[in-house]
Context: one part of a larger RNA
RNA sequence: UUGGGCGUAAAGAGCUCGUAGGUGGCGGGUCACGUCGGGUGUGAAAGCCCGGGGCUCAACCCCGGGUCUGCAUUCGAUACGGGUCUGCUAGGGUCCGGCAGGGGAGACUGGAAUUCCUGGUGUAGCGGUGAAAUGCGCAGAUAUCAGGAGGAACACCGGUGGCGAAGGCGGGUCUCUGGGCCGGUACCGACGCUGAGGAGCGAAAGCGUGGGGAGCGAACAGGAUUAGAUACCCUGGUAGUCCACGCCGUAAACGUUGGGCGCUAGGUGUGGGGGGCAUUCCACGUCCUCUGUGCCGUAGCUAACGCAUUAAGCGCCCCGCCUGGGGAGUACGGCCGCAAGGCUAAAACUC
Numbered sequence: 001u002u003g004g005g006c007g008u009a010a011a012g013a014g015c016u017c018g019u020a021g022g023u024g025g026c027g028g029g030u031c032a033c034g035u036c037g038g039g040u041g042u043g044a045a046a047g048c049c050c051g052g053g054g055c056u057c058a059a060c061c062c063c064g065g066g067u068c069u070g071c072a073u074u075c076g077a078u079a080c081g082g083g084u085c086u087g088c089u090a091g092g093g094u095c096c097g098g099c100a101g102g103g104g105a106g107a108c109u110g111g112a113a114u115u116c117c118u119g120g121u122g123u124a125g126c127g128g129u130g131a132a133a134u135g136c137g138c139a140g141a142u143a144u145c146a147g148g149a150g151g152a153a154c155a156c157c158g159g160u161g162g163c164g165a166a167g168g169c170g171g172g173u174c175u176c177u178g179g180g181c182c183g184g185u186a187c188c189g190a191c192g193c194u195g196a197g198g199a200g201c202g203a204a205a206g207c208g209u210g211g212g213g214a215g216c217g218a219a220c221a222g223g224a225u226u227a228g229a230u231a232c233c234c235u236g237g238u239a240g241u242c243c244a245c246g247c248c249g250u251a252a253a254c255g256u257u258g259g260g261c262g263c264u265a266g267g268u269g270u271g272g273g274g275g276g277c278a279u280u281c282c283a284c285g286u287c288c289u290c291u292g293u294g295c296c297g298u299a300g301c302u303a304a305c306g307c308a309u310u311a312a313g314c315g316c317c318c319c320g321c322c323u324g325g326g327g328a329g330u331a332c333g334g335c336c337g338c339a340a341g342g343c344u345a346a347a348a349c350u351c
Base pairs, nucleotide, nucleotide: 003323004322005321006320007305008304012319014201015200016199017198021194022193023192025088026087027086028085029084030083031082033081034080035077036076037075038074039073040072041071042070047067048066049065050064051063052062053061054060091191092188093187094186095184096183097182098181099180103177104176105175106174107173108172109171110154115149116148117147118146119145120144121143125136126135162169163168206247207246208245209244210243211242215241216240220236221235222234223233258318259317260316261315262314263313266296267295268294269293270292271291272290273289274288275287276286277285300307301306324351325350326349333344334343335342336341
């Protein structure tokens, strides 16, 4: 390589958009490129296979046939694939009417709590731990009341619940804005799917410039513990955590499960919508249906665990990835980055 694989053994890119490419619904016409059949030419000889023959056999040699899977040309076939023309509506999209939502961005705003400041009351302790000590306090702390400042996060609701492609998103109001679902079936008419490269988004930490800084808190200091204690515990505490703009581009970025479409028992809970029955109406109840999200479970699958209409079942299309352990996600080179580093990615050697 072929093959076999990728939930947990090695293996799904963090996510999306999209270029090339690959692939692609139903009907009709046409072409005959692929595809299939016939003819002709060519496909040297030797070789190889089959049959026969010659050296006493064989090796060897000779004759005939086949092979030479191919190429060219010509005559046909037209189911399938393809080109082209035409039509269709089940895929996809648009439109109209509804609905739910912590989806995104900006501005404004609220209360609880912590800390700090000022003032009042008040007096000897407070704090902290396994026990202590460092620390704070007679210059009046802790506790308590009133007022003020500032930053960050939003208790209850809150849910196995919702939204988003993923990262992620939670006090309230307003403005701007993306997506989804349901119903109607008016319009377009295959416009689809995937996606090498590429582009954008991308938690936390980290970086640059400027601001901000309540609480928390790497580093650091001190107190303990201990044989030691560069820790776990305690008292402090800088960067950071927050905001704006610009970088970084990683993760147990996990459902450790790529995307799309179709098919394959059910039961039960829950979110959003529509319809039927019942009800005088509403609420409630019940049934059907579309869509999301959980649990259980049949067939089937699986090494087992388990998965099971949200598949890890049965199929098709496209992409990514794996190929014994260590060396190593390292070296070198290249590209990117301010740096930290990221991406791509070996070998010797060794078991």

A computed fold for a 351-nucleotide part of an RNA from an uncultured bacterium, annotated as small-subunit ribosomal RNA, central domain.
The RNAcentral record of the full RNA draws on ENA and SILVA.
Its Rfam family is "Bacterial small subunit ribosomal RNA".
The prediction has a mean pLDDT of 89.